[in-house]
This is a predicted structure of a 73-nucleotide RNA (transfer RNA) from a Pseudomonadota bacterium.
It was read from a public genome assembly.
It matches the Rfam family "tRNA". Rfam links the family to the GO term triplet codon-amino acid adaptor activity.
The organism belongs to Pseudomonadota, within Bacteria.
RNA sequence: GGGCGGUUAGCUCAGUUGGGAGAGCGCAGCAAUGGCAUUGCUGAGGUCGUCGGUUCGAUCCCGAUACCGUCCA
Numbered sequence: 001g002g003g004c005g006g007u008u009a010g011c012u013c014a015g016u017u018g019g020g021a022g023a024g025c026g027c028a029g030c031a032a033u034g035g036c037a038u039u040g041c042u043g044a045g046g047u048c049g050u051c052g053g054u055u056c057g058a059u060c061c062c063g064a065u066a067c068c069g070u071c072c073a
Stems, first nucleotide, its partner, number of pairs: 001072007010025004019056001027043006049065005
């Protein structure tokens, strides 16, 4: 320098005809218990890596770019 894959909640990750942003764990509150553990219920938490484009509308399509992994040179 080139090819491929990845970037979504604190962590691990889903998310397809383009229209609802989600799960598990963690965190906070409440209930059950004498207390802890545990279970149940409720809740908070996100510029969907960044910039631009297409579109009535973009996590999703197109271009550029940053970072991580891997392969080739």